This is a predicted structure of a 147-nucleotide part of an RNA (small-subunit ribosomal RNA, 3' minor domain) from a Chloroflexota bacterium. It was read from a public genome assembly. Its mean pLDDT, the model's own confidence on a scale to 100, is 82.

Context: one part of a larger RNA
RNA sequence: CACCGCCCGUCACGUCAUGGAAGCCGGCAGCACUUGAAACCGCUGAGCCAACGCGCAAGCGAGGCAUGCGUCUAGGGUGAGGCGGGUAACUGUGACGAAGUCGUAACAAGGUAGCCGUACGGGAACGUGCGGCUGGAUCACCUCCUU
Numbered sequence: 001c002a003c004c005g006c007c008c009g010u011c012a013c014g015u016c017a018u019g020g021a022a023g024c025c026g027g028c029a030g031c032a033c034u035u036g037a038a039a040c041c042g043c044u045g046a047g048c049c050a051a052c053g054c055g056c057a058a059g060c061g062a063g064g065c066a067u068g069c070g071u072c073u074a075g076g077g078u079g080a081g082g083c084g085g086g087u088a089a090c091u092g093u094g095a096c097g098a099a100g101u102c103g104u105a106a107c108a109a110g111g112u113a114g115c116c117g118u119a120c121g122g123g124a125a126c127g128u129g130c131g132g133c134u135g136g137a138u139c140a141c142c143u144c145c146u147u
Stems, first nucleotide, its partner, number of pairs: 003110001005107001008103002011100001013097008023087003027083002031079005041070003047065003052061003113134009
């Protein structure tokens, strides 16, 4: 490069970033129910035992062993949750990116002055209602200041 200017948002494309999230996958610590080896312990002990006691003996007793049961329990199983991870259909947002799409909201009275708050509406910028502001142009009038 000065209105053939500037400029806003949706949409499309690419890159990057950051959220949400059904589902799936394993992890951790506990809970409930269930199952439950071995050891120890308790009970049992009709089977077994040379040692001890009694007895001439048979045998009896003591002690012990086997056996069975129980408490406890490592581990296993089932179930409903908790905590924290991974992955992920789908989905939201943002930033950036010479020449994409739709319109034209803002900047001049920007062609309906603009902006703020709020409600409703709309492909999008936005529109409409109500309240507020002047950081509104124009015209007229009033007050004040300067010459």